[in-house]
Molecule: transfer RNA
Organism: Candidatus Dojkabacteria bacterium
Formats: sequence, C1' cells, structure tokens
RNA sequence: GGGCACGUAGCUCAGGGGUUAGAGCACGGUUCUUAUAAAGCCGCGGUCGGUGGUUCAAAUCCACCCGUGCCCA
Repeated sequence: GGGCACGUAGCUCAGGGGUUAGAGCACGGUUCUUAUAAAGCCGCGGUCGGUGGUUCAAAUCCACCCGUGCCCA
C1' cells in the first nucleotide's frame, strides 16, 4: 500500500428499515437468613465510533473518516 470483518450499557453480546434499543454478568436497593453466600423482585446505566447522504422513517442501507483484528504484498 491492497483486501476482508468488526465498532451497540462498566464487560461479553443480541437486534440487519417502523411500535419504548434489549439480554447475561457487574453495580445500587430490597425480600429471605442469627449473619454471609445463593436465589427472587425492583432500579441505575446508551445521544448505537464520527461526519455526510438515501428514505415518510436509519443502530440497521450507502460514501468518507477514525479505531481494532485477520490476510496479502
């Protein structure tokens, strides 16, 4: 330098055009217990990497940029 994949909650990841953006773990509260753990319930936490475009409507499609990984040279 070229090609491909990925970027969504603190972490691991779903969601691939439309109704409120979700799960598990973590964190806070609470129930249970003599107490702790486990378990149950509730809550907190996101302007979906950035900019622009397409569309009535974009986390989702397109272009560029940034970052990460793999392959080729």